[in-house]
c-di-GMP-I-GGC riboswitch aptamer from a Bacillota bacterium, 88 nucleotides, folded computationally. It was read from a public genome assembly, where an Rfam model found it. Lineage of the source: Bacteria > Bacillati > Bacillota. Model confidence (mean pLDDT): 86 of 100.

Order: sequence, then C1' cells, then structure tokens
RNA sequence: ACCGAUAAAGGCAAAGCUUUCGAAAGGAAGCGACGCAAAGCCAUGGGUCUAAAGGUGAAACGCACCUAUGACUGCCAGGUUGCCGGUG
Repeated sequence: ACCGAUAAAGGCAAAGCUUUCGAAAGGAAGCGACGCAAAGCCAUGGGUCUAAAGGUGAAACGCACCUAUGACUGCCAGGUUGCCGGUG
C1' cells in the first nucleotide's frame, strides 16, 4: 500500500418502547438488537427528507405550490483516523 474472515480481543447498534429538544424532517438519554470489517469521524460532491421564516396563487388568515440557511454519514461516493490477519 492492497485485500479480507469462518479466527482472537473487542466495538457499534436497526426497528420498537419510554423520556426529552424541535414547526417538522430529525436529534439526545435509557432499554433493546436488525445488522455492520470502519454502521469511527467530516455535510466536500451527488441524492433523499422536512418547510418554521420568506415568496407566489386564490375573494380569502385556515388551502396549494416554490424555497434550506434545517436534517440524514446505517443512501452512494470522497476525505481522514483505527484493531486483527494475509499478500507485496
């Protein structure tokens, strides 16, 4: 540097439930394990989700649409750090 598990020591924790923050998406803590060789970290590129504030339409505040400065790293890639083993 590349590759990888059926090994060893371990690690993380989906859905769901309870509490909590948030307009929401979603986040946090606890319980819980679907799975994960980076399911460690970073919103850099793409993608997806939400639409409070803002804007547009309608006679019209309740409706609809647009919109990320919000969110997702367990959506894909990229960057970066790391355990064990194998090969060079």